[in-house]
């Protein structure tokens, strides 16, 4: 890197470097930022996708898979804005601009698998 599957309105900031640009790519908005953003370090939190451990239920000859919970102790992610927000398709409202809703693709996590 590919493939599968589930998830993406919810939640969570402080310190110490470092320096101009940062919010995946393009293209448009819009936003953070020299009152130091972004990236790094480090401590703290967040969540609950794997492993653990435990509870229930069902089953059983016992044990385990499977369901449904908790917990946070390892493995990962996250810690500004809906995945910041629009691009394509449908649909409904509107004269139109434009709105709403659904889906598609893209992305990003995880977990299998190659």
């Nucleotide at each position: 890197g590919a493939u599968u599957u589930a998830u993406a309105a919810a939640g969570a900031a402080g310190a110490g470097g470092c320096u101009a640009g940062a919010g995946a790519a393009u293209g448009g908005g819009c936003u953070c930022a020299u009152a130091g953003a972004a990236c790094c370090u480090c401590u703290g939190g967040c969540a609950a996708c794997c492993u653990a451990u435990c509870c229930c239920a069902a089953g059983c000859g016992c044990a385990a898979c499977c369901g449904g919970g908790a917990c946070a102790a390892g493995g990962u992610g996250c810690u500004a804005a809906c995945u910041c927000c629009c691009a394509c398709c449908u649909a409904a409202a509107u004269c139109a601009a434009u709105u709403u809703a659904g889906g598609a693709a893209a992305u990003a996590u995880a977990a299998a698998c190659u």

A computed fold for a 114-nucleotide RNA from Arundinibacter roseus, annotated as SAM riboswitch aptamer (S box leader). Taxonomically the source falls in Arundinibacter (Bacteria, Pseudomonadati, Bacteroidota, Cytophagia). Its mean pLDDT, the model's own confidence on a scale to 100, is 84. Rfam family: SAM riboswitch aptamer (S box leader). Gene Ontology term of the family: regulation of gene expression.